[in-house]
């Protein structure tokens, strides 16, 4: 230093709902709270899943989601 991840210390971050405000919409900002999280830090590169445009249906396109998963890149703490 890696790995790991204590009913340990310090902090942090906030689902659900309420309420603003932006967006056709998925859902994103601000405030209130608190399910729950050691990457719930960060970026949409790769599957999901979701909105839109679009078609007879499909292609296909342009967007959402990092608190769906994988891999990337960065990080607090310090028992076993």
């Nucleotide at each position: 230093u890696c790995c790991c991840g204590a009913c340990a210390a310090u902090g942090c971050c906030a689902a659900c709902u309420c309420u603003u405000c932006c967006g056709u919409g998925a859902g994103g900002g601000g405030g209130a709270g608190a399910c729950g999280g050691a990457a719930a830090g960060u970026g949409a590169c790769g599957g999901g899943u979701c909105u839109u445009u679009g078609u007879g249906a499909a292609a296909a396109a342009a967007g959402a989601u990092g608190g769906c998963c994988g891999a990337g890149c960065u990080g607090c703490c310090g028992a076993a």